A computed fold for a 73-nucleotide RNA from a Pirellulales bacterium, annotated as transfer RNA. The sequence is in RNAcentral, with records from ENA. The organism belongs to Pirellulales, within Bacteria. Rfam family: tRNA. Rfam classes the family as a transfer RNA. Its family is annotated with triplet codon-amino acid adaptor activity in the Gene Ontology. Its mean pLDDT, the model's own confidence on a scale to 100, is 82.

[in-house]
This record gives sequence, C1' cells and structure tokens, in this order.
RNA sequence: GUGCCCGUAGCUCAGUGGUUAGAGCAGCCGACUCAUAAUCGGUUGGUCCUAGGUUCGAAUCCUGGCGGGCGCA
Repeated sequence: GUGCCCGUAGCUCAGUGGUUAGAGCAGCCGACUCAUAAUCGGUUGGUCCUAGGUUCGAAUCCUGGCGGGCGCA
C1' cells in the first nucleotide's frame, strides 16, 4: 500500500429496517444461613466508535473517517 472481518452496558456477546435496545457475568439491595459461599428474587448501568447520506422510520442499509484483528505485498 491492498483485501477481508470486527466496533452495542464495567467484561463476553445477541439484536440484520418498525412500538420500550437485550442476555449472561460483574456491581448494589434483599431472601436463605449461626456466619460465609452457593442458590433465589429485585435493581442500577447505553448519545449502539464517529461524520454524513437513503428512508415516513436506521444499532441495522450506503459512503468517508477513526480504532482493533487476520491475510497478501
């Protein structure tokens, strides 16, 4: 330099055009226990990397940029 893949909660990820953006783990509160762990219930947490475009409507489709990974040179 070039091709491909990825970027969503503190972490690992799902969501591939439509009403409220979700799960597990972690955190906090509670139940259970003599107590702790485990288990169970509740709860907090997001400008969906960024700037534009398409659309009645975009996390989702298109383009540029940024960051990360793999390959080729």